[in-house]
Record summary:
The RNA shown here (transfer RNA) has 74 nucleotides and comes from a Candidatus Sumerlaeota bacterium. It matches the Rfam family "tRNA". From the family's description: Transfer RNA (tRNA) molecules are approximately 80 nucleotides in length. Its mean pLDDT, the model's own confidence on a scale to 100, is 83. NCBI's taxonomy places the organism under Bacteria, Bacteria candidate phyla, Candidatus Sumerlaeota.
RNA sequence: GGCAGGGUAGCUCAGUCGGUUAGAGCGUGGGACUCAUAACCCCAAGGUCGAGGGUUCGAAUCCCUCCCCUGCCA
Numbered sequence: 001g002g003c004a005g006g007g008u009a010g011c012u013c014a015g016u017c018g019g020u021u022a023g024a025g026c027g028u029g030g031g032a033c034u035c036a037u038a039a040c041c042c043c044a045a046g047g048u049c050g051a052g053g054g055u056u057c058g059a060a061u062c063c064c065u066c067c068c069c070u071g072c073c074a
Stems, first nucleotide, its partner, number of pairs: 001073007010026004019057001028044004050066005
C1' cells in the first nucleotide's frame, strides 16, 4: 500500500426490513436475605452509538470522506 472484519455503558458484546423510548452479561452503588460474609434475588445510576458531511418526515442502521484496532496479502 491492497483486501476483509470491527469501533455501541467502566469491560465483553447484541441490536432484524431505517420507525421516533438503544439493550444484555459482568462490574459499580443501594436494598433484601443472614448472627455475619459470600452466593442467589430486587432496584438504580451509567451512552456525543469513533469523527465530520450527505440522503430521508425520521439514521446506531443507508451513502461519502477521514481516524483508530485486528487479520490476510504484498